Model confidence (mean pLDDT): 80 of 100. A computed fold for a 78-nucleotide RNA from an Acidobacteriota bacterium, annotated as transfer RNA. The sequence was found in a public genome assembly. Rfam family: tRNA. Rfam links the family to the GO term triplet codon-amino acid adaptor activity.
RNA sequence: CGGGACAUAGCGCAGCCUGGUUAGCGCGCCUGCCUUGGGAGCAGGAAGUCGCAGGUUCAAAUCCUGCUGUCCCGACCA
Numbered sequence: 001c002g003g004g005a006c007a008u009a010g011c012g013c014a015g016c017c018u019g020g021u022u023a024g025c026g027c028g029c030c031u032g033c034c035u036u037g038g039g040a041g042c043a044g045g046a047a048g049u050c051g052c053a054g055g056u057u058c059a060a061a062u063c064c065u066g067c068u069g070u071c072c073c074g075a076c077c078a
Base pairs, nucleotide, nucleotide: 001074002073003072004071005070006069007068010027011026012025013024020058029045030044031043032042033041051067052066053065054064055063
């Protein structure tokens, strides 16, 4: 330099292809119950500018464009 993949809650991920109710799952976290206490279990809860910017649309996590970051492959140099 060329090509490709990925970016969604603290962590790991699904949802995207085929746009449509208030964005979900597991773990973790908080509160309560239970227990002598802890763990486990049960019930409830908090936590998201969906990487950034723009575009299309009545409507965008989802489609399009650019950018940023990470990773993979290739080329080049040594």